[in-house]
Context: one part of a larger RNA
RNA sequence: GAAUAAACGUUGGCGGCGUGCCUAACACAUGCAAGUCGAGCGAGAAAGUUCCUUCGGGAGCGAGUACAGCGGCGUACGGUUGAGUAACACGUGAGAAUCUCCCCUUCAGUGAAGAAUACCUUCGAGAAAUCGAAGUUAAUGCUGCAUAUGUCUUAACAAAGAUAAAGAUGGCCUCUUUGCUGUCGCUGAAGGAUGAGCUUGCGGCCUAUCAGCUAGUUGGUGAGGUAAUGGCUUACCAAGGCUAAGACGGGUAGCCGGCCUGAGAGGGUGAACGGCCAGACUGGAACUUAGACACGGUCCAGACUCCUACGGGAGGCAGCAGUGGGGAAUAUUGCGCAAUGGGCGAAAGCCUGACGCAGCGACGCCGCGUGAAGGAUGAAGGUCUUCGGAUUGUAAACUUCUGUUAAGUGGGAAGAAAAGUCUAUAAGUAAUAUGUAUAGAAAAUGACGGUACCAUUAGAGAAAGCACCGGCUAAUCUCGUGCCAGCAGCCGCGGUAAUACGAGAGGUGCAAACGUUAUUC
Numbered sequence: 001g002a003a004u005a006a007a008c009g010u011u012g013g014c015g016g017c018g019u020g021c022c023u024a025a026c027a028c029a030u031g032c033a034a035g036u037c038g039a040g041c042g043a044g045a046a047a048g049u050u051c052c053u054u055c056g057g058g059a060g061c062g063a064g065u066a067c068a069g070c071g072g073c074g075u076a077c078g079g080u081u082g083a084g085u086a087a088c089a090c091g092u093g094a095g096a097a098u099c100u101c102c103c104c105u106u107c108a109g110u111g112a113a114g115a116a117u118a119c120c121u122u123c124g125a126g127a128a129a130u131c132g133a134a135g136u137u138a139a140u141g142c143u144g145c146a147u148a149u150g151u152c153u154u155a156a157c158a159a160a161g162a163u164a165a166a167g168a169u170g171g172c173c174u175c176u177u178u179g180c181u182g183u184c185g186c187u188g189a190a191g192g193a194u195g196a197g198c199u200u201g202c203g204g205c206c207u208a209u210c211a212g213c214u215a216g217u218u219g220g221u222g223a224g225g226u227a228a229u230g231g232c233u234u235a236c237c238a239a240g241g242c243u244a245a246g247a248c249g250g251g252u253a254g255c256c257g258g259c260c261u262g263a264g265a266g267g268g269u270g271a272a273c274g275g276c277c278a279g280a281c282u283g284g285a286a287c288u289u290a291g292a293c294a295c296g297g298u299c300c301a302g303a304c305u306c307c308u309a310c311g312g313g314a315g316g317c318a319g320c321a322g323u324g325g326g327g328a329a330u331a332u333u334g335c336g337c338a339a340u341g342g343g344c345g346a347a348a349g350c351c352u353g354a355c356g357c358a359g360c361g362a363c364g365c366c367g368c369g370u371g372a373a374g375g376a377u378g379a380a381g382g383u384c385u386u387c388g389g390a391u392u393g394u395a396a397a398c399u400u401c402u403g404u405u406a407a408g409u410g411g412g413a414a415g416a417a418a419a420g421u422c423u424a425u426a427a428g429u430a431a432u433a434u435g436u437a438u439a440g441a442a443a444a445u446g447a448c449g450g451u452a453c454c455a456u457u458a459g460a461g462a463a464a465g466c467a468c469c470g471g472c473u474a475a476u477c478u479c480g481u482g483c484c485a486g487c488a489g490c491c492g493c494g495g496u497a498a499u500a501c502g503a504g505a506g507g508u509g510c511a512a513a514c515g516u517u518a519u520u521c
Stems, first nucleotide, its partner, number of pairs: 001521004006517005013368006019361002021326001026324003030321003035073003040070002048061005080279003090203006098196002103192008111145001113143002120135006150163005167184006205251003212242003217239008254276004258269004281302005304315004332358001334357003340354001341352004371401004381392004405462001407457005415448001421441006465510005470491003476505005486493002
């Protein structure tokens, strides 16, 4: 000099864009953060209101709505944190023994049956959480059978064996049955895409006041296990394997793109944004699933907190806000799904503390302003003085203007065109259905926000400080103090004329900031 996720002191007008627990991976009150589908399924209220009434009630609408239940998909994404990890964790390059829901392309199919169960009803246990018994019912839930283009296994030329499926919703015909067909599904198979698992070369910390380490250890065979290779596991056999080019041990640490600095080489760093990894109160385990050994799932153990009728139960903010605590120190228990993106759904739509916005903080960067021109009796006051004057100083007053920002008034956005609806055309179809594609039309949808922006009104009115002035280092005089009080980054100042302490005047530097401290180059 540059820089910072900064803090502290003094001061503080406005706006834009960013950014904000670096400490206790400490403990958490409260609310919200993951649901959705009735076009998979069976059931199914009430309030209210209208009518009837024998005043007991009944019927209709509400409504096949709400709340639940079975089932499907999602909950493995998104969000957060950096504790652990010195490791194929990461970066980069290579590889073979793998899986991949949804999506795309292609091929082949989607037959006929059956038994349950939740919800519900009736009982029972319990303070509760919840649980048990009996009865009853459905499905795209479950079970076996048929079929097998194929796929898999044994075989490796035949051949043999094993192995699927589910319907829903529109249209036309039909008295129904049924038939045909569109769309969405379902099953098997092949390929792709995407995502993931695995192996490996090289690379990036400190320590020898750590020198030897290792028995599933190193290799082989058989078996098991996995989606898959492999001591991954196990039985047997062999005795190997690593190490001064630092094994093993100890300490520290998430890694990278990047960021800071520097002419570069290098050094430092890993906040925000992006990629990867790891964790979810602590430790362990598996279940389900295409995918987890799963933040807002399950089980076990532990610590802690809460409820209890003492028998037993409930919980997990390192999600967004917020609280206590710790700390030099870090924000609102805000608005909205309008946009972008995600989940579910045929769609309308629902959900979304992701996200978009607003609030708070000079925390950072950038921009603007705090007026401009004229104005000498060089006013008054202050300070200094050699008492002549000098300086503050064109500074003020005063005159003439301007109108940024702030204030008032008026207007007022872009971000929103998709989806959906209607019409036309095309392909497809038995078809002028539906659905699909293309084109057109009309209408709707904004949290921010009456915000940005524009116009206009009045009016210099509301808006400057901080540090320094001995040398380094730009900028000096007077008074007070008297090795005291104090200053100080280094050298050093202060013991009676201190340009170094304190005050005043003046000056210098930067400026909505200026200094100090901490850290890096």
RNAcentral holds the full RNA, with entries from Greengenes and SILVA. The part of an RNA shown here (small-subunit ribosomal RNA, 5' domain) has 521 nucleotides and comes from an uncultured soil bacterium. It matches the Rfam family "Bacterial small subunit ribosomal RNA". Rfam links the family to the GO terms structural constituent of ribosome and ribosome. Its mean pLDDT, the model's own confidence on a scale to 100, is 84.